[in-house]
Overview
Predicted 3D model of a 72-nucleotide RNA (transfer RNA) from an Ignavibacteria bacterium. NCBI's taxonomy places the organism under Bacteria, Pseudomonadati, Ignavibacteriota, Ignavibacteria. The prediction has a mean pLDDT of 81. It matches the Rfam family "tRNA". Its family is annotated with triplet codon-amino acid adaptor activity in the Gene Ontology. From the family's description: Transfer RNA (tRNA) molecules are approximately 80 nucleotides in length. RNAcentral holds the sequence, with entries from ENA.
RNA sequence: UGGACAGUAGCUCAAUGGUGGAGCAUUCGGCUGUUAACCGAAGGGUUGUAGGUUCGAGUCCUACCUGUCCAG
Numbered sequence: 001u002g003g004a005c006a007g008u009a010g011c012u013c014a015a016u017g018g019u020g021g022a023g024c025a026u027u028c029g030g031c032u033g034u035u036a037a038c039c040g041a042a043g044g045g046u047u048g049u050a051g052g053u054u055c056g057a058g059u060c061c062u063a064c065c066u067g068u069c070c071a072g
Stems, first nucleotide, its partner, number of pairs: 001071007010024004018055001026042005048064005
């Protein structure tokens, strides 16, 4: 430098173009001799950045940024 893939909650990951969720973690409550475990709930998102397409974009298109791999 070229090519491929990836970027979504604190972490690991989902989500057919039509209200962005789960597990773990955190906080609160329940359960009990106490802790742990278990059960319930809550908080937490500029979906990497900027544009474009569309009635509507996490999803499609373009450029850029970061990371991994391959080639030179």